[in-house]
Molecule: SAM riboswitch aptamer (S box leader)
Organism: bovine gut metagenome
RNA sequence: CUUAUUAAGAGCGAGGGAGGGAAUGGGCCCUUUGAUCUCGCGGCAACCUCACAGGAAGUGAAGGUGCCAAUUCCCACGGGGAUGCAGCCAGUCCCCGGCAGAUGAG
Repeated sequence: CUUAUUAAGAGCGAGGGAGGGAAUGGGCCCUUUGAUCUCGCGGCAACCUCACAGGAAGUGAAGGUGCCAAUUCCCACGGGGAUGCAGCCAGUCCCCGGCAGAUGAG
C1' cells in the first nucleotide's frame, strides 16, 4: 500500500503500585475492594494452515497469528429519518456512508 472483518464470544492466579480506556477535544466509564501493564495457566474465535469432500459450499482439528470491561465505550465529517415548534432551528434518538484505529492475509 491492497483486501477482508470489526453489535457475537472468552478470566483466574502471581508480580507491580498509579493512573487507565490508541492519538486531539468532549462525554462516559474502569481504578488503592489494586486498574492499565508483565508473567503463568485457562479460555474464545476460526483469518492463515491442516483433514474430509472431484471443485465449490460445508464439516471438523487447532499448528501460526489474534483476542478475553463497556459496539473499535460513544461523539467529532457528510447525508437521511423520527421527535420537537405556529413555523424554522437548536436539542434528543435512530439509520447509512466517510475519516481514524485494530486484527488477519498478501